[in-house]
The part of an RNA shown here (small-subunit ribosomal RNA, central domain) has 352 nucleotides and comes from an uncultured prokaryote.
Rfam family: Bacterial small subunit ribosomal RNA. Its family is annotated with ribosome and structural constituent of ribosome in the Gene Ontology.
The full RNA is in RNAcentral, with records from ENA.

Context: one part of a larger RNA
């Protein structure tokens, strides 16, 4: 390289956008680059292969043939791929209409709760645990009432529910704004799919500067437990958690399952739209061989099994990424990036 693979055995980049490249719908015509057929030239000798011969055999050597799967060129063909010209509407997009949503971002605002502070009532305990103690409290705690300040998170609704490419998103109001689905079928006419390099986004923790700080809480201090207890339990408590701006770029970033298209039994929930029936309407509810999403079963088929099963891990095709025994090691070295922490790329000796 060929090959075989990637849910759990090694293996799908965390996710998207997109450059080059690869691949690409229906019909007509042209061309002849790929393709196919035939001819010609060339493809040194040796080597390889076949036949024969010479050294007593063999290795070796000699002769003949075949072959050298290639390249160039001529003639012909025109189905397929490509090129060129034209046409089309099913793919893709646009438009009309009604509608769903914690999609993003900025601003404003509500109530409950926790802790602290002020004032009132009130008196001896409170708190905590398996049991305790540290802690708090006669300088008046805990409990309770009143009004004020402050930060963070948004009970119920809430759902196997919804939205987003992923990370993720949840009180309410509002400005700006992205995407998707459905009905109709207006317009464009293949404008598509994938995507090396690249670029953007990317939980938590962490870092820089400046704010903020109620609760929680690494580190740290104390009390217990214990043989010990650098823990689990308890009392405290600082970074941090929050905001603004800038870094970091990693996660069991998981569906451990890349993206796209077509095809391949059904049953049953649920969300949105549509169709359509009932009730007198708003509205609600039953129904649907409708579409899209999201769940549970399950035939065929697949799978080593578990399981998957129109949301495939089925049947095929296109493009990308990745794997190739365990350890050493996702390490060393080098390089790139980063303020740092470190990230990315990525071996070998040796060993089993």
């Nucleotide at each position: 390289c060929u090959g075989g693979g990637c849910g759990u055995a090694a293996a799908g980049c965390g996710u998207a956008c997109g450059u080059a490249g690869g691949c690409g719908g229906a019909c007509c015509a042209u061309u002849a680059a790929g393709u196919u057929a035939g001819g010609g030239g060339u493809g040194a000798a040796a080597u390889c292969c076949c036949g024969g011969g010479g050294c007593u055999c063999a290795a070796c050597c000699c002769c003949g043939g075949a072959a050298c799967u290639g390249c160039c060129u001529c003639u012909a063909a025109a189905a397929c791929u490509g090129c060129u010209g034209g046409u089309c509407u099913u793919g893709a997009g646009u438009u009309c209409g009604a509608g769903a949503g914690a999609g993003g971002u900025g601003a404003g605002u509500g109530g409950a709760a926790u802790g602290a502070g002020u004032g009132g009532u009130g008196u001896a305990g409170c708190g905590g645990u398996g049991a305790a103690a540290u802690u708090c409290g006669u300088a008046g705690a805990u409990a309770u009432c009143a009004g004020g300040a402050g930060g963070a998170a948004u009970a119920c609704c809430g759902g196997a529910g919804g939205c987003g490419a992923a990370g993720g998103c949840g009180g309410c109001u509002u400005g700006c704004u992205g995407g998707g689905g459905c009905c109709a079928a207006u317009c464009u006419g293949a404008c598509g799919c994938u995507g090396a390099u690249g670029c953007a986004c990317g939980a938590a923790a962490g870092c820089g500067u400046g704010g903020g700080g109620a609760g929680c809480a690494a580190a740290c201090g104390g009390g217990a437990u214990u043989a010990g207890a650098u823990a689990c339990c308890c009392c405290g408590g600082u970074a941090g958690u929050c905001c603004a701006c800038g870094c970091c770029g990693u996660a069991a970033a998981c569906g451990a399952u890349g993206a796209g298209u077509a095809c391949c039994a059904g049953c049953u929930g649920u969300a949105u739209a549509c169709u359509g029936u009932a009730u007198a309407a708003u509205a609600u509810a039953a129904a649907g061989u409708u579409a899209u999403g999201u769940g549970g079963c399950g035939c065929a088929g697949u799978u080593a099994a578990c399981a998957c099963g129109u949301u495939g891990a089925g049947u095929a095709c296109u493009c990308c990424g990745c794997c190739u025994g365990g350890g050493a090691a996702g390490u060393a070295c080098g390089g790139u990036c980063g303020c740092a922490a470190g990230a990315c790329u990525a071996a070998a000796a040796c060993u089993c």